[in-house]
RNA sequence: CUCUUAUUUCGAGCAGGCGGAGGGAAUUAGCCCUAUGAAGCCCGGCAACCACCUAUUUUUAGGCACGGUGCUACAUCUAACAGUCUAUGGACUGAAAGAUAAGAG
Numbered sequence: 001c002u003c004u005u006a007u008u009u010c011g012a013g014c015a016g017g018c019g020g021a022g023g024g025a026a027u028u029a030g031c032c033c034u035a036u037g038a039a040g041c042c043c044g045g046c047a048a049c050c051a052c053c054u055a056u057u058u059u060u061a062g063g064c065a066c067g068g069u070g071c072u073a074c075a076u077c078u079a080a081c082a083g084u085c086u087a088u089g090g091a092c093u094g095a096a097a098g099a100u101a102a103g104a105g
Base pairs, nucleotide, nucleotide: 001105002104003103004102005101006100007099008098013043016042017041018040022033023032024031027080028079029078030077044072045071046070049068050067052063053062054061055060076097081094082093083092084091085090
């Protein structure tokens, strides 16, 4: 990088420290956050995919938080592709794409 499977619900610092201008994945258009301090790093926290433990009908249930990850504004922000409804303002569903985990190449 590609493919497969699962999830894309909830939760976690609105007073921690360093840092010092950007950020919300990418393109376009909007919308939003940000010197009352962005990104990033550390600390803290959340969750429970893997791991681990117990039971088991071998797949599920429960537990744990030492370990491998992940996450910690709104929020996978909206539109883009397909469709449904419509009081033509819009509303809704799905796909695609993305993200995370586990596995395979």